A computed fold for a 114-nucleotide RNA from an Anaerolineaceae bacterium, annotated as SAM riboswitch aptamer (S box leader). Its mean pLDDT, the model's own confidence on a scale to 100, is 80. Lineage of the source: Bacteria > Bacillati > Chloroflexota > Anaerolineae > Anaerolineaceae.
RNA sequence: GACUCAUCAAGAGAGGUGGAGGGAACGGCCCGUUGAAACCUCGGCAACCACGAUAUACAAUCGCAGGUGCUAAUUCCGGCAGACCCGAAAAGCAGGUGAUCUGGAAGAUGAGGU
Numbered sequence: 001g002a003c004u005c006a007u008c009a010a011g012a013g014a015g016g017u018g019g020a021g022g023g024a025a026c027g028g029c030c031c032g033u034u035g036a037a038a039c040c041u042c043g044g045c046a047a048c049c050a051c052g053a054u055a056u057a058c059a060a061u062c063g064c065a066g067g068u069g070c071u072a073a074u075u076c077c078g079g080c081a082g083a084c085c086c087g088a089a090a091a092g093c094a095g096g097u098g099a100u101c102u103g104g105a106a107g108a109u110g111a112g113g114u
Base pairs, nucleotide, nucleotide: 001114003112004111005110006109007108008107013042014041015040016039017038021031022030023029026078027077028076043071044070045069048067049066051063052062053061054060075106080103081102082101083100084098085096086095
């Protein structure tokens, strides 16, 4: 790197260096000189894996915090498909957007084997 599986509505920031970008990409929207990215220090959150207990194994529950991870906004929102809605009599179509819902795509994290 590609693949498989699980999760993604909750939670958790101060200081120093730095000096203009950042929120994956695109479209929005937002954050940023009242200081972005990145790095360092010290905190914090969570509990995927590991470990321990429940006599043993699987599962499950509880505990712990060693390996990761995370610490603006739901993965910040959207895209694709369907439901619903609008569509100046009704039905249907084109089309539209939405304040809603479901699934998917993409992405992130963990674990696994390759």